This is a predicted structure of a 261-nucleotide part of an RNA (large-subunit ribosomal RNA, domain VI) from Caloramator sp. E03. The RNAcentral record of the full RNA draws on ENA.

[in-house]
Context: one part of a larger RNA
RNA sequence: CGUAGGAAAUUUGAGAGGAGCUGUCCUUAGUACGAGAGGACCGGGAUGGACGAACCUCUGGUGCACCAGUUGUUCCGCCAGGAGCACAGCUGGGUAGCCAUGUUCGGAAGGGAUAAGCGCUGAAGGCAUCUAAGCGCGAAGCCCACCUCAAGAUGAGAUUUCCCACCGUAAGGGUAAGACCCCUUGAAGAACACAAGGUUGAUAGGCCAAAGGUGUAAGCGCCGUGAGGCGUUCAGCUGAUUGGUACUAAUAGGUCGAGGG
Numbered sequence: 001c002g003u004a005g006g007a008a009a010u011u012u013g014a015g016a017g018g019a020g021c022u023g024u025c026c027u028u029a030g031u032a033c034g035a036g037a038g039g040a041c042c043g044g045g046a047u048g049g050a051c052g053a054a055c056c057u058c059u060g061g062u063g064c065a066c067c068a069g070u071u072g073u074u075c076c077g078c079c080a081g082g083a084g085c086a087c088a089g090c091u092g093g094g095u096a097g098c099c100a101u102g103u104u105c106g107g108a109a110g111g112g113a114u115a116a117g118c119g120c121u122g123a124a125g126g127c128a129u130c131u132a133a134g135c136g137c138g139a140a141g142c143c144c145a146c147c148u149c150a151a152g153a154u155g156a157g158a159u160u161u162c163c164c165a166c167c168g169u170a171a172g173g174g175u176a177a178g179a180c181c182c183c184u185u186g187a188a189g190a191a192c193a194c195a196a197g198g199u200u201g202a203u204a205g206g207c208c209a210a211a212g213g214u215g216u217a218a219g220c221g222c223c224g225u226g227a228g229g230c231g232u233u234c235a236g237c238u239g240a241u242u243g244g245u246a247c248u249a250a251u252a253g254g255u256c257g258a259g260g261g
Stems, first nucleotide, its partner, number of pairs: 001152001005163007015149004021049007033038001051106005059100004066093005071086006110144003117137004166173002178256004182198005203249003206245005212238003219232005
């Protein structure tokens, strides 16, 4: 821009893409078959491999504004307690998120038309013949079925709901439903888009409480000559998690947007 008014939502599916794999074991059954050795079809069940998708409960990885330990040095006047620098100084752990080696799930079943092949009926050709007319069965393959996208499918589809017939000769203007700008943001994200919100508000921050992490803070007291230990203390601190709370910021406002071939 189009989709013969303007919007909001829900959809149909022409078409396109994805997927499509397979082992072993048990049972049927040591049955059918076979002199024996051996050893099934058909059907039922279990469990794997590789591949793929999603997810983070578990197992782990990472986790540079989380916690603790610790070395050297400089500084905070000194002690104590801290801060800076040294690869994040080094070391031990680790929430959310992200991730796999972790967890869950998938291939199926079923239907249709067929291939090779196997048949029925059956002439030409008194017989025979699956074929010439006609009718069946038959594959991991084909078309559906499963998953995803999809009406620019210009052949532009459908349904529901909302707005309603302003001013102007015209050009155009002000509006409706609605939308955007702007702002707070993230489950989204390169920008855009998408999604949650904008005081009739829990959108983000703060605060409160909790979870999770770390592992028992500082100060003080007691014990020890001391290094240190014990108690107060499962303490203190704490990023992303959960719930609550208008304290702070989403204020105020602006723009677009139908009037009909």